[in-house]
């Protein structure tokens, strides 16, 4: 200088008036209450989306089923979809390598749509010949088999026989060209009638295979093999997974309207003259916080329709907190020592005014340095801070954000 990652801070001070919380004092009172001073503390890195995991509160009674999530390997964390280090795979920057070609190595930094196609199922429109029981449009070959034809030799006059030319039926190719997102893995040699992994030699993938390295995903070598994507298609597979949510819950304090309709039976026992109480079986119907089955377990029960409570206290702010040192660990984070208390509101607080100043932007302007592009310092005159507001608490992800300051890393440049 040029690419890039990470971290902070995001006005400052001063004077007046003003809010809302805790704690102290204290006036007044009809006791309901209404006030006054002092300390102290008072939005956020995203309070934002509401996308994940949870603590907490509440129904729960135990299994399964569907559902729902996740998806390389090791670690970490209350957990997670997340966070650390690693493997691959992309990609973007920079250096080096190497050729007939084709590529290949190593750093830094983004990103992951990262288990399976050899269990099954389905798609890959259109264009093309042919898109998974593939396939020959356009072309190339035409040795060999066929047809034409020319020279020689022979001849029994039907031909043969040799040799050279042409043609493109027969067959033969996927190498070249098209079409398409993808079309027998690439490039080179040789081989061939032309050609093709048909052969070889360098790459590239794949492999439930064999040796190593590694805790492991993976890596290396050898052996074999060569026509696909797609599973953010359905589905396999392996872990996980009740549910509902602070408008949860919990207390006081109040008000009402239920003469409203409608379902639901079979038998026994004891009292009774009856009517009928009462108890219990079995069956129904409801019900225990998505759905469905099973088991259990409770109910003089379930359905529909009307009314009435909108007030008040609480939950509620001490937390997987935060700050320092110091061990452990590549980190993530972890373990001890000190320290600290850092909003609790309820139409809903932390504001409103003046002054100085000042990040920073635009103009004039001066001086100093430079070859020069430019850089540093002052002066004056306008402007003048970005995304943005807790509401039951954390840990995470995602997207906004004017400026400003700190660092790290690949890598060129100059100076010492």
């Nucleotide at each position: 200088c040029c690419g890039g990652g990470g971290g902070c801070c995001g006005g400052a001070u001063g004077g007046c008036c003003g809010c809302g919380c805790a704690g102290g004092c204290u006036g007044c009172u009809a006791c309901g209450g209404c006030g006054g001073c002092c300390u102290g503390g008072g939005a956020g890195g995203a309070a934002a989306g509401u996308c994940c995991g949870g603590g907490c509160u509440c129904c729960a009674u135990g299994g399964g089923c569907a559902g729902g999530g996740u998806g390389c390997c090791g670690g970490g964390u209350a957990a997670c979809g997340c966070c650390c280090g690693g493997g691959c795979g992309u990609u973007u920057c920079g250096c080096g390598g190497g050729u007939a070609g084709a590529c290949c190595g190593c750093g830094g930094g983004g990103c992951g749509a990262c288990g399976g196609a050899u269990a099954g199922u389905g798609g890959c429109a259109c264009a093309g010949a042919g898109a998974c029981g593939a396939u020959a449009c356009c072309g190339c070959c035409g040795a060999u088999g066929g047809c034409c034809u020319g020279a020689c030799g022979a001849u029994u006059c039907g031909u043969c026989g040799u040799u050279g030319g042409g043609c493109a039926c027969a067959g033969g190719c996927a190498a070249g060209g098209g079409u398409g997102a993808a079309a027998a893995c690439g490039g080179g040699c040789g081989g061939u009638a032309a050609g093709a992994g048909c052969g070889c030699c360098c790459g590239g993938c794949c492999g439930a295979c064999c040796g190593u390295g590694g805790u492991g995903a993976c890596g290396c070598g050898g052996c074999g093999g060569c026509g696909g994507c797609c599973a953010a298609a359905c589905c396999c597979c392996a872990c996980c997974u009740g549910g509902a949510g602070c408008a949860a819950g919990g207390c006081c304090a109040a008000a009402u309207a239920g003469a409203a309709g409608g379902a639901c039976g079979c038998g026994c026992g004891u009292c009774g003259a009856a009517a009928g109480a009462c108890g219990g079986g079995c069956a129904g119907g409801g019900g225990a916080u998505c759905g469905c089955c099973c088991a259990c377990c409770c109910c003089g029960u379930c359905c529909u329709c009307g009314g009435g409570u909108a007030g008040g206290c609480u939950g509620c702010u001490u937390g997987a907190g935060c700050g320092u040192c110091g061990g452990c660990g590549c980190a993530a984070g972890u373990c001890g020592g000190c320290g600290c208390c850092c909003a609790g509101a309820u139409g809903g607080a932390u504001g409103g005014c003046c002054a100085u100043c000042g990040a920073c932007c635009g103009g004039u302007u001066g001086g100093c340095g430079g070859u020069g592009a430019c850089g540093c310092c002052g002066a004056c005159c306008g402007g003048g801070g970005a995304c943005a507001g807790a509401a039951c608490c954390c840990g995470g992800c995602u997207u906004a954000c004017a400026g400003g300051c700190c660092u790290c890393c690949a890598g060129g440049a100059c100076c010492u």